[in-house]
């Protein structure tokens, strides 16, 4: 000492990227800012620089004195002026020693540049320290000054004249060099050290304040610094493969402090690379920073180290040391002066200024301190330093107060609208306390080993005490006092990742985003605002690094199917390797020494009040080098030894190659024959061949090309691939036995070889087949599928090509690991049995992998070696480069940019012009419409002031509407009201309250006037107080918007059988199972089986009706027997048997039987029975689907309108008409129509009703009027139907629209725009094109009846009664719709999906 998360989908599991949350910065922008402390501040223009400063010092080396200052003199009234270098000193000169440190800076440098560890027997070192010895003469010069030229100036020339620690000579030589004798040591080696012969060469400087002190020449040793060489370690590209001629190495010589091709002659041809040379691109390198769990990755600001460079480039020159930042010469740019002739200049020093840039600071103070050069020293210098200033840039520490205080104020903000929640103990208000501030006051440490001076010590020039000057920061830190809560909070963010929610506004706009992604009227995603949450003198953005990311994996990954095994063998470098022995010690492994600088990091402990920060001490610093030892294991070497490889011997195989030859069937061509109208082809057809004889069928001849059965999860081969027969050559592999070699082995980049098909070249062939190509069909087109033809090509030979889904999508050995079951070729066995062994080839399973699916001894296990690949989708296997190719290409192979997926495998649904199984008036079999007329009636259009709204595929359109002349009414035009037509509440007027007869005006409604008229309760009263009515204010209203805010109800799928759950169990999981299978059923009905056992909502059943019986009851209903009566009648008396009424039971359960089925469900048949397998009808509609229909039934959120979008009123509109469509109604007729006269019904309604009966009218209806509140009366006549007349197939005695007169009824009112009644008028129309609807028994299909709505009434409509009353269903191909189980899928908004190309 290792933490994830969001995002691929409908869901999951992986695979895989993007993306965030950590930390970090020499930063930068944005808003914000009280203090102090420590740090850091041009990452870009190694861009150009104004100005002033960054390196000088020594008079105790010299000649000297220009300026300053004193001193003395001189002139002179003072000022002054002017002599002496007299003095302190000192400018410029000449000399010494520093100007090679110190500071910048990162351009070049990929290199002995650094880094680390050797070596230098191949070197050199000023100043210091040590060793030894020594300093004796002699000389000429020459800056300066002085004089005199020449330039604008820099600057220089000439003459005279002088000095030294300045130059030179001579002499001595402790000593060093150099030659040379000659011994002893010691080194890997070249050789190196000591010590000795002997010859040669080589030195000096003097100052001064003279006790002494600094110097000065040789030469030893040291330190310190440098050179030099040498292992190792130090970035990308190979689309950068070959470099190299001083090149490699030797000899000689020259150069150097030193070695050396460092150079120069000669002679030799080598040196360097796939372990990456060579060229390009890029960059100073450590230490260390930054992250990191650690390896690692990025990084080289601040400090240290080392290197390089000073405008750019090249040169030397003094010198101990330089090829020199602030020296020097030349060449260049570029700036500056000039008199135009020629000069000067180098901030990458500190400071400053201009450019750039996002961006980076003062032309400050001191040399107190520390360091550094000069000098004996005082001291001068020192932008090295050390201070201060700027700047939240970074770390660190303070502080803005602190207790108390609930009336939970006020006020914001929210909403469920309150005695509400929140801001919030916040505030205010009490009380404390003073870090900060501010005033005022004292006020530091940094300073000592300094000269100097004095005393003592003793080794006599050193020590030691004592005395002793100086502080930039700085009147700065610090401290005390005083005064006062006083002087100090912002920022960013609240959809998820991610801590923190509301409200307004805005309406896919404006905008936001880091990644999903938010905004199209109720946005926690925009903007504001309250409100919270984080961190705070900060806060957010943005950029860069690392991490998370095991997403490049050494720890640490992968390659059937997600990215990913080369197409196959050989094999060459390298990698890896079998038993035994024994040696060794490169690798390992231990011990010790050296080093690994300091800072830094850790630990500790110690100073600043703490802390950052600074200081000591310890660990660490994993590295490299040396040594010493062990010897298992890898390695080298020895012997050896077989099991791993190979070879012999002897058997077996086989579509292994290859070459030649051979054969038979088919196909065509060809001749000749027979025969005669077609053939051929196709879904159907045509082209196409065919009377000049096809096709068909004989016969013979040719050709070319493949090889039928045998043929097989069959066999060979490395891999492509490889089939008729024989024969040659020839390879291979298996088995079996020994016997020989003896580890000879596996892989296997680069290299060779091989390598289908198509394609190329050359030259044969050329029967079929058949790319192009041509005609025919299909087609909206068809440059296709299909048909007739047909060239390349296919076949051979050589030569190229080099690539496939070249796949087991699965590299190649070698070892190990339950089984069970075919097959092929050996072996062993007499053997077809049986068991077993070796190599092959398949299925299926267990361990155990794997996301699964699925591998499993032929792994996708479990382990070794090697080699190849891969690291998000597109872009792209593209571009360029380059190599190969005749081309075609092919090998190798990026980037911009751009998306957040792209992908795999399994699940759940949905889908399929797959599969199965089933159903249902789906279809088919039947009736009978509809679609053509005419009318109705709803809809679209149009059209209008309106033609109010809505319903629109099925699942809108005789639908909302069970009734639009006014009302309805929601439209239109005009007129009028404003607390309103309608409710409530408050306040205040009214007392002649309201109210209203009639008038005015109007179209009404409104609007004026306005006889009459004068409320109830309590109280003695005043006055209160109910109704009223105005006034005023709160609200009223609103068929205005959103059915995509909602609730209710509704419509479909569908009376379809389905649709879930609990527990279990399987599966990582989504989900599975149950629910699936075998049977049956209307039925997920029911058995039966089963890792399922249960269970719930739906089916079934329980409700109604209806069909049969009994049973109770008997008006208003019946009326059989009994009486009575009438023209006639249950009309009465009477009974309730029968009908029927309307309670309440039976009744039907597959209960019985035969037969099938599994001895089950259940099916079939059959009795019995009113009725029979759900008896017939209802009513009932499971979890969901269609953002389905309705804010115009109703509610009801948001928004919206308020002298209007509200209330009202008069009219006219929803009835409009070229037109389209749906729904109906009547019709076309003889199964009729007409006409007469005759039967049978049920269900309902009825008082503002229903009317009987009787009169009237042709009728519609009037008129009188009895009974009925209803099993009593009444609407009422049922009608189709029978009977009988008629009519005789015509636009008719069908058919009845239209239009005409006259009428009745309803109503205020029948013009817009009623209905019915008569008479008259007689349109279309002779049974419907494509296509389409209903019905499966009391049904279709026909008849007439009622009722609701309602004054009427467009009703031919919608609910309901009943009457007469058929046809037909073989069957389940096929059209629709539906259920289950399968299969595929790139679909999940689910096939009205997805998606592709083109073009705007």
């Nucleotide at each position: 000492u290792u933490a994830g998360a969001g995002u691929u989908u409908g869901a999951u599991c992986c695979u895989g990227g993007c993306u965030c949350a950590a930390g970090a910065u020499g930063a930068a922008c944005g808003c914000u800012u009280g203090c102090g402390g420590g740090a850091g501040g041009c990452u870009u223009a190694a861009c150009a620089c104004a100005u002033g400063c960054a390196a000088g010092u020594c008079g105790a080396g010299g000649g000297g004195c220009a300026g300053c200052a004193c001193a003395a003199g001189u002139a002179u009234u003072u000022a002054u002026a002017u002599u002496u270098g007299g003095u302190g000193g000192c400018g410029a000169c000449c000399g010494g020693c520093g100007g090679a440190u110190g500071g910048g800076u990162g351009a070049g440098u990929a290199a002995c540049a650094c880094g680390u560890a050797u070596g230098c027997a191949a070197c050199c070192u000023a100043c210091c320290a040590u060793u030894u010895a020594c300093a004796g003469g002699a000389g000429g010069a020459u800056a300066g000054c002085c004089c005199g030229g020449a330039g604008a100036a820099a600057u220089u020339c000439g003459g005279a004249u002088u000095a030294a620690u300045a130059c030179u000579c001579c002499a001595u030589g402790u000593a060093u060099c150099a030659a040379u004798u000659a011994a002893u040591u010691c080194g890997c080696a070249u050789g190196a050290a000591u010590u000795u012969u002997u010859u040669g060469a080589u030195a000096a400087a003097g100052u001064u304040u003279u006790c002494a002190a600094c110097g000065g020449u040789a030469u030893u040793u040291g330190a310190u610094g440098g050179g030099c060489a040498u292992g190792c370690g130090u970035c990308c590209c190979a689309u950068u493969a070959g470099c190299u001629a001083g090149u490699u190495g030797g000899u000689a010589a020259g150069g150097u402090a030193a070695c050396g091709g460092c150079u120069u002659a000669c002679c030799a041809a080598g040196g360097c690379g796939a372990u990456g040379a060579u060229g390009g691109g890029u960059a100073c390198g450590g230490g260390g920073u930054c992250u990191u769990a650690a390896a690692g990755g990025a990084u080289g600001a601040u400090c240290c180290c080392g290197c390089a460079c000073a405008c750019u480039g090249g040169c030397a020159c003094u010198g101990a040391g330089a090829c020199a930042c602030g020296g020097g010469c030349c060449a260049g740019a570029c700036u500056c002066c000039u008199a135009c002739g020629g000069g000067a200049g180098g901030c990458a020093g500190c400071a400053g200024u201009g450019a750039g840039g996002a961006a980076u600071a003062u032309u400050g103070g001191u040399c107190a301190a520390u360091g550094g050069g000069g000098g004996g020293a005082a001291c001068c210098c020192u932008g090295a330093a050390c201070c201060a200033c700027c700047c939240a840039u970074c770390c660190c520490g303070c502080g803005u107060g602190c207790a108390a205080g609930a009336a939970g104020a006020c006020a914001g903000u929210u909403c469920u609208a309150g005695u509400a929640a929140u801001u919030g103990u916040a505030a205010a208000c009490u009380g404390c306390u003073u870090u900060u501030a501010u005033u005022a006051a004292a006020g530091a440490a940094g300073a000592a080993u300094a000269a100097g001076u004095u005393u003592g010590a003793c080794u006599u020039g050193u020590c030691a005490a004592a005395u002793g000057a100086u502080g930039a920061c700085a009147g700065u830190a610090u401290u005390u006092a005083a005064u006062g809560a006083a002087u100090a909070a912002g920022c960013a963010u609240c959809g998820g990742c991610u801590a923190a929610c509301u409200c307004c506004g805005u309406g896919c706009c404006a905008g936001c985003a880091g990644c999903c992604g938010c905004g199209g009227u109720a946005a926690u995603a925009c903007g504001g605002a309250g409100g919270a949450u984080g961190c705070a003198a900060g806060c957010g953005u943005u950029a860069u690094c690392c991490g998370g990311a095991u997403u490049u994996a050494u720890u640490a990954g992968g390659u059937u199917u997600a990215a990913a095994g080369g197409g196959u063998g050989u094999g060459u470098a390298g990698g890896c390797g079998g038993g035994a022995u024994a040696a060794u010690a490169a690798g390992u492994c231990a011990g010790u020494g050296g080093u690994g600088a300091a800072a830094g990091u850790u630990u500790u402990c110690a100073g600043c009040u703490u802390a950052a920060c600074u200081g000591g001490a310890a660990a660490a610093u994993u590295g490299c080098c040396a040594u010493u030892g062990a010897a298992a294991c890898u390695g080298u070497u020895u012997u050896u030894c077989u099991u791993g490889a190979g070879u012999u011997u002897g058997g077996a195989u086989g579509a292994g190659g290859u070459a030649u030859g051979c054969g038979g069937a088919a196909u065509g061509u060809g001749u000749a024959a027979u025969g005669u109208a077609g053939c051929g082809g196709u879904g159907a057809a045509a082209u196409g061949c065919u009377u000049a004889g096809a096709u068909a069928u004989u016969a013979c001849c040719c050709a070319g090309a493949a090889c039928c059965c045998c043929u097989a999860u069959u066999g060979c081969g490395a891999a492509g691939g490889c089939a008729g027969c024989a024969u040659g050559c020839u390879a291979a592999u298996c088995c079996a036995u020994a016997a020989c070699u003896g580890a000879c082995g596996c892989u296997g980049a680069u290299g060779c070889a091989c390598g289908a098909a198509a394609g190329c070249g050359u030259g044969g062939g050329g029967a079929u087949c058949a790319a192009a190509c041509a005609g025919g069909a299909u087609u909206a087109g068809a440059u296709a599928c299909c048909c007739u033809g047909g060239u390349a090509g296919u076949c051979c030979a050589c030569g190229c090509c080099g690539u496939a889904a070249a796949c087991u999508a699965u590299g190649a050995u070698u070892a190990c690991u339950c089984g069970c079951u075919g097959u092929u070729g050996g072996c062993g066995a007499u053997a077809c049995a049986c068991a077993g062994u070796c190599a092959g080839u398949g299925g299926c399973u267990u361990a155990g992998c794997g996301a699964a699916a699925g591998c499993a001894u032929u792994a996708a296990g479990u382990a070794a070696u090697c080699c190849a690949c891969c690291u998000g989708g597109g872009g792209a296997g593209u571009a360029c480069g380059u190599u190969c190719g005749c081309a075609a290409g092919a090998a190798u192979g990026a980037a911009a940019c751009u998306c957040a997926a792209a992908g795999g495998a399994a699940u759940u649904g949905a889908c399929g012009g797959g599969g199965g199984c089933c159903c249902g008036c789906a279809c088919a079999a039947g009736c009978g419409g509809a679609g053509g007329a005419a009318c109705a009636u709803g809809u679209g259009g149009u059209u209008u002031a309106a033609u109010u709204c809505g319903a629109u595929g099925a699942u809108a359109c005789g639908c909302g509407a069970a009734g639009a002349a006014c009302c309805u009414u929601a439209c239109c035009u005009g007129g009028c009201c404003u607390u309103g037509a309608c409710a409530u509440g408050c306040a205040g007027a009214u007392a002649u309250u309201a109210g209203a007869a009639g008038g005015g005006u109007g179209a009404a409604a409104g609007c004026c006037c306005g006889a009459c008229g004068a409320g109830g309760g309590a109280g003695c009263a005043a006055u209160c107080u109910c109704a009223g009515u105005c006034u005023g204010c709160a609200c009223a209203g609103g068929u205005g918007c959103u059915g995509c805010a909602u609730g209710g109800c509704u419509g479909u799928c569908g009376u379809c059988a389905g649709c879930u759950c609990g527990u279990g169990u399987c599966g990582u999981g989504a989900g599975a199972u149950g629910u699936u299978g075998g049977g049956u059923u209307a039925a997920g009905u029911c058995c039966c089986g089963c890792a399922a056992c249960g269970a719930g909502c739906g089916c079934a059943a329980c409700c109604c009706u209806u069909a049969u019986c009994c049973u109770u009851a008997g008006u208003a209903g019946c009326c059989a027997g009994c009486a009575a009566g009438u023209u006639a009648a249950g009309u009465u008396g009477g009974g309730c048997a029968c009908u029927c009424u309307a309670g309440g039971g039976a009744g039907a359960c597959u209960g019985c039987c035969g037969g099938g089925g599994a001895u089950a469900a259940c099916c079939u048949g059959g009795a019995g029975g009113a009725a029979g397998g759900u008896g017939g009808g209802g009513a009932u509609g499971a979890c969901g689907u269609c953002a389905a229909a309705u804010c115009a039934u109703c509610a009801u959120g948001c928004c919206c309108c308020u002298u209007a979008u509200g209330a009202u009123u008069c009219g006219g509109g929803c009835u409009a008409c070229a037109c389209a469509c749906g729904u109906g109604c009547u019709a076309c007729a003889a199964u009729g129509g007409c006409g007469u006269a005759a039967a049978c019904a049920a269900a309902g309604a009825g008082a503002a009703g229903c009317a009987a009966c009787a009169g009237c009218g042709c009728g519609a209806g009037c008129u009188c009027a009895a009974g009925c509140a209803a099993a009593u009366c009444u609407c009422a006549a049922a009608a189709a139907u029978a009977a009988c007349g008629u009519c005789c197939c015509a636009g008719u005695u069908c058919g009845g629209a239209u239009u005409g007169u006259a009428g009745u009824c309803u109503g205020c009112a029948a013009c817009u725009c009623g209905a019915c009644u008569a008479c008259a008028u007689g349109a279309a129309g002779c049974u419907g094109g494509a296509a389409u609807c209903g019905c499966u028994a009391g049904u279709a299909a026909u008849c007439g009846c009622g009722c609701a709505u309602c004054a009427g009434c467009c009703a031919c409509g919608g609910c309901g009664c009943g009457g007469u009353g058929a046809a037909u269903a073989c069957g389940u191909u096929c059209c629709c719709g539906g259920g289950c189980c399968u299969u595929g899928u790139a679909c999940a908004c689910a096939c009205c999906g997805c998606c592709c190309g083109u073009c705007a």

Predicted 3D model of a 1400-nucleotide RNA (small-subunit ribosomal RNA) from an uncultured bacterium. Its Rfam family is "Bacterial small subunit ribosomal RNA". The coordinates come from a structure-prediction model, not an experiment, and the mean pLDDT is 85.